[in-house]
RNA sequence: CCACGAUAAAGCCAAAUCCUUCGCGAGAAGGAGACGGAAAGCCACGGGUCUCAAGCAGACAGCCGGGUUGCCUAU
Numbered sequence: 001c002c003a004c005g006a007u008a009a010a011g012c013c014a015a016a017u018c019c020u021u022c023g024c025g026a027g028a029a030g031g032a033g034a035c036g037g038a039a040a041g042c043c044a045c046g047g048g049u050c051u052c053a054a055g056c057a058g059a060c061a062g063c064c065g066g067g068u069u070g071c072c073u074a075u
Base pairs, nucleotide, nucleotide: 003075005072012037013036017032018031019030020029021028022027035062041068042067043066045065046064047063048060049059050058051057
């Protein structure tokens, strides 16, 4: 340096649920919380699921693939 992802270390994120706010809604943001996660960081590009007031409209990156950036490291 590359691969790999360990009953390692240091940190990181945060499902369900509850509260507040926003949205018609799928959902989103903040707080509490921890089921989990090695990209559960970011991007709707392909597939998929979902919503609607049905449009030249939206949501989900914690569904899969892809792109891109990145911490540590036994072996």
This is a predicted structure of a 75-nucleotide RNA (c-di-GMP-I riboswitch aptamer) from a Desulfobacterales bacterium.
The coordinates come from a structure-prediction model, not an experiment, and the mean pLDDT is 87.
Its Rfam family is "c-di-GMP-I riboswitch aptamer". Gene Ontology term of the family: cyclic-di-GMP binding.
The organism belongs to Desulfobacterales, within Bacteria.
It was read from a public genome assembly, where an Rfam model found it.